This is a predicted structure of a 681-nucleotide part of an RNA (large-subunit ribosomal RNA, domain II) from Arachis hypogaea var. vulgaris.
[in-house]
Context: one part of a larger RNA
């Protein structure tokens, strides 16, 4: 992992509602006591609760406080029966629905591991260096001093046993809960080890790492206070009907938890409202404008005031293209501006004879849950007019919501699932194939496979629309010819002759021709243009828009029409059929629940959290003189009947000794979950 048993809202008191039952202006006994031994009994009126209230009281009383009051106002009466029991339910107090702590305290157990310490042993192959001391022999005025020998010193060196534990591999369900293997550091010393023994947890021992104190240590282990507590996590057992939330406010040593309120049941009492549309009447300051106030801001005229300058000894007079207050005129801006002012909402009356009466609203009584919300569309703030971002406002969906669309998809679109049906119509979405339905009809765009992903930009891409200009007195574009003279204007230059550069930009002859469009030359020359004739012969430039394209276009497996594939089966109008859901609708059945009942009808039947109703089963008990039972009882498997369902009978074989059914009671009363427990496999 499977399968079988076990395995969680209980029990006392205390209280509150609500059913039920006894008595009733009363109602009940409590401790305790007899009688009996299975009992629904007597006995016990102490106290309780109710029938009277107010007042702080003394007291008064259908009234009474306050007050001077005969006033006013408070609380009461004028109207409603309690109680005593018993089930439910839920709330307190108790382990309180079950399991679970890390802790904390009290008593004892541990130093055979491991720290230190004490007592009393043990043990350390071999080499190496060669201090002090001493000896000889040099030296010295005597010492010091040199040199050779002897000597044997050290937390000396090298290196096994022995103690460690720096590196790397193996090992990592190991041979092993720390080791092997290869190297490696101490190894006469603060050495290492044997036996005995000494400190114990608020504690000891620490050459100090919070290390170690029996594979436990920032507080051993063990019992035991202890079912500590746990606002947390998981778990929490038959069924079927009816209703059915919320993830908000505001408080909170409060933020994943309470308390109150809101929003759900449910029960009783009142009311006649409750939605929706019209319609009336109303207040606002948002959108949006708009500058009349508060700010803020473009340009212009006026320019107070300063700046800077002239003239003056100075007073003073002048000048200014500079900076500017105010003010006039022109153009913007505003959440904290308003001279204006919508739509919508929001409040309130009326109406419809539209929809609801299984509504709706208010009270009160009881019983909850929630108080992490997600995402979409809208209007905003926060961010970066970023977030599957964050924080309010609305309104939907999810959440508690299935079905059909979006390929796949909570939260988007369409539709709200009582059951059955191999019947009909739609809805979003669709109709070539996969894949139900149109290779439909009719007008047009698109060539990019654009549909089927994206921007600023760029573009003679293509179909329209506008506006302007030229044009048969011949336009655009091509070709043919002319494109001249004064003159090489004037200056400037070395040189300047259209064409380096400055000024000027005239006149003439012409059908035209700049004191010259580029190019070219040192400077001329030379090509060309611009203007002009001729030849052609029909539109042909520019500009602004509007539709689909076109480029811009770079990622890690091939992956951005769901594929096939498609020139429509892409895109944009128009029209007509058709497919499509658990929506409607047909047939047929079951509940729910209103009107007294019934019978009929209208209406209803998705649902977590919760809330109400109605059952089925299991084990014991009481009543039925218990049916029944070895001529076969419970139990288990299979078939079959009957219940909406938990489940209840049945016939055969099985099995060998209990045990139904009705009508009531009492629960150790339902398991698939709890890294649940025990066993088996």
């Nucleotide at each position: 992992g499977c399968c079988g048993g076990c395995g969680a809202c209980u029990u006392a008191g205390a209280a509150a509602a609500u059913g039920u039952g006894g008595c009733a202006a009363g109602g009940u006994u409590a401790a305790g006591g007899a009688a009996a031994c299975a009992u629904a009994u007597c006995c016990g009126g102490a106290g309780c609760c109710g029938a009277a209230g107010c007042g702080a009281a003394a007291g008064c009383a259908a009234g009474u406080c306050u007050g001077a009051a005969u006033a006013g106002g408070g609380c009461g009466a004028u109207a409603a029966a309690g109680u005593c029991a018993u089930a439910u339910u839920u709330u307190c107090u108790a382990g309180a629905c079950c399991c679970g702590a890390a802790c904390c305290c009290g008593g004892g157990u541990g130093a055979u591991c491991u720290a230190a310490c004490c007592a009393u042993g043990a043990c350390c192959a071999g080499g190496a260096u060669g201090a002090a001391g001493c000896u000889u022999g040099g030296g010295u005025g005597a010492c010091a001093c040199c040199a050779a020998g002897u000597g044997a010193a050290g937390g000396u060196c090298c290196g096994a046993a022995c103690c460690g534990a720096c590196c790397g591999a193996u090992g990592u369900u190991g041979a092993a809960a720390a080791a092997u293997c290869g190297g490696c550091g101490g190894a006469u010393g603060a050495g290492u080890u044997g036996u005995g023994g000494u400190u114990a947890g608020c504690g000891g021992u620490g050459a100090a790492a919070u290390a170690c104190c029996a594979g436990u240590c920032g507080a051993a282990c063990u019992c035991g206070g202890a079912g500590c507590u746990a606002g947390c996590u998981g778990g929490u057992u038959c069924u079927c009907c009816c209703c059915g939330a919320a993830a908000u406010g505001c408080g909170u040593u409060g933020a994943g938890g309470c308390g109150c309120a809101g929003c759900g049941g449910u029960u009783u009492a009142u009311a006649a409202g409750g939605c929706u549309g019209u319609u009336u009447a109303g207040g606002g300051g948002u959108a949006a404008a708009g500058c009349a106030c508060u700010g803020u801001u473009u340009c212009g005229g006026u320019g107070c005031g300063g700046g800077c300058u002239g003239c003056g000894a100075a007073a003073g007079c002048g000048g200014u293209a500079c900076c500017a207050a105010a003010u006039c005129g022109u153009g913007g801006c505003a959440a904290a501006c308003u001279c204006u002012g919508a739509a919508u909402a929001c409040u309130a009356g009326a109406u419809a004879c539209g929809c609801u009466u299984u509504u709706u609203a208010u009270a009160a009584g009881c019983c909850a849950g929630u108080g992490a919300g997600a995402c979409g569309g809208u209007g905003g703030g926060g961010g970066a007019u970023a977030a599957g971002c964050u924080u309010c406002a609305u309104c939907g969906u999810c959440g508690a919501g299935a079905g059909g669309g979006a390929a796949a998809c909570a939260g988007c679109c369409c539709g709200g699932a009582u059951c059955a049906c191999c019947a009909g119509c739609u809805a979003a979405g669709g109709c070539c194939c996969c894949u139900a339905a149109a290779u439909g009809a009719c007008c047009g765009c698109u060539c990019a496979g654009u549909g089927a992903u994206a921007a600023a930009g760029g573009a003679g891409g293509u179909a329209g629309g506008g506006g302007u200009g030229c044009a048969g007195a011949g336009a655009c574009a091509g070709c043919c010819a002319g494109g001249a003279g004064g003159u090489u204007u004037g200056c400037c230059u070395a040189g300047a002759a259209g064409c380096a550069g400055c000024c000027a930009c005239c006149c003439u002859u012409g059908a035209a021709a700049g004191a010259g469009u580029g190019c070219g030359u040192a400077a001329u020359a030379g090509c060309u243009c611009a203007c002009u004739g001729a030849u052609c012969g029909a539109g042909c430039g520019c500009u602004c828009u509007u539709g689909c394209g076109c480029c811009g276009a770079a990622g890690a497996u091939g992956a951005a029409c769901g594929g096939g594939g498609c020139u429509a089966a892409g895109c944009g109008a128009u029209c007509u059929g058709c497919c499509g859901a658990a929506g409607c609708u047909g047939u047929g059945g079951g509940a729910u629940g209103u009107a007294a009942a019934a019978a009929u009808g209208a209406a209803u039947c998705g649902g977590u959290a919760g809330g109400g109703g109605a059952g089925c089963g299991u084990u014991c008990c009481g009543c039925c003189u218990u049916a029944g039972a070895g001529g076969a009882a419970a139990g288990g498997a299979c078939c079959c009947g009957c219940g909406c369902g938990a489940g209840c009978a049945g016939u055969g074989g099985u099995g060998g000794a209990c045990g139904a059914a009705g009508c009531g009671g009492a629960a150790g009363c339902g398991a698939g979950a709890a890294u649940g427990u025990c066993g088996g496999c």

Its mean pLDDT, the model's own confidence on a scale to 100, is 83. Rfam family: Bacterial large subunit ribosomal RNA. The full RNA is in RNAcentral, with records from SILVA.